Molecule: TPP riboswitch aptamer (THI element)
Organism: Rhizobiales bacterium SYSU XM002
RNA sequence: UCAUGAAGCUUGGGGUGCCCCGCCGGGGCUGAGAGGCACACGCCAACCCAUCGUACCUGAUCCGGGUCAUUCCGGCGGAGGAAAGCUCGUGACGACACCA
Numbered sequence: 001u002c003a004u005g006a007a008g009c010u011u012g013g014g015g016u017g018c019c020c021c022g023c024c025g026g027g028g029c030u031g032a033g034a035g036g037c038a039c040a041c042g043c044c045a046a047c048c049c050a051u052c053g054u055a056c057c058u059g060a061u062c063c064g065g066g067u068c069a070u071u072c073c074g075g076c077g078g079a080g081g082a083a084a085g086c087u088c089g090u091g092a093c094g095a096c097a098c099c100a
Stems, first nucleotide, its partner, number of pairs: 001092005007087004011050004017029005035044003056081003062075004
């Protein structure tokens, strides 16, 4: 210097849906996560993700399948966007010094 690691710390990014019961609230489905407070904006917590980027958004009042219903499953998707620094470990290469 380059590569690499489910690594660590700090900082930052993101979503919170669908159905039933008249409401509060309770129950059910999928999931890592569908929470709490406030309620005008928002704040906090958990979870996930941070360029090694399917965390998340757009396309999308999308298309096919399935369901009581829903990003429930698949396609779209080798798509377009999307939030970083340091430290540590491992490997390779190079420079300098010393010795032979």